[in-house]
RNA sequence: GUCGUCGUGGCCAAGCAGGUGAAGGCAUCUCGCUGAUAACGAGAAGAUCGCUGGUUCGAGCCCAGCCGACGACA
Numbered sequence: 001g002u003c004g005u006c007g008u009g010g011c012c013a014a015g016c017a018g019g020u021g022a023a024g025g026c027a028u029c030u031c032g033c034u035g036a037u038a039a040c041g042a043g044a045a046g047a048u049c050g051c052u053g054g055u056u057c058g059a060g061c062c063c064a065g066c067c068g069a070c071g072a073c074a
Stems, first nucleotide, its partner, number of pairs: 001073007010026003019057001028044005050066005
C1' cells in the first nucleotide's frame, strides 16, 4: 500500500429479508430481607448503535469516505 472481518450503555453482548418501544448478563443506585454483610427478591437509571455524508416514507441493519482494532497478501 491492497483486500477482508469487526467497532452497539462502565464491561460483555443480542438484534442481519430495513419498519411501531435497541433484548439479556455483570457492575451501579434504591427498597425489601438480615443483628450486620453476602446471597436472594423487587424496582430504577444508563446506548440517537465509531465519525461524517448519502439512499429511503423509514437505517444499528444498505451505499460512500474517514478513524480505530485484528487478520491476510505485497

A computed fold for a 74-nucleotide RNA from Actinomycetes bacterium KLBMP 9797, annotated as transfer RNA. The sequence is in RNAcentral, with records from ENA. The prediction has a mean pLDDT of 81.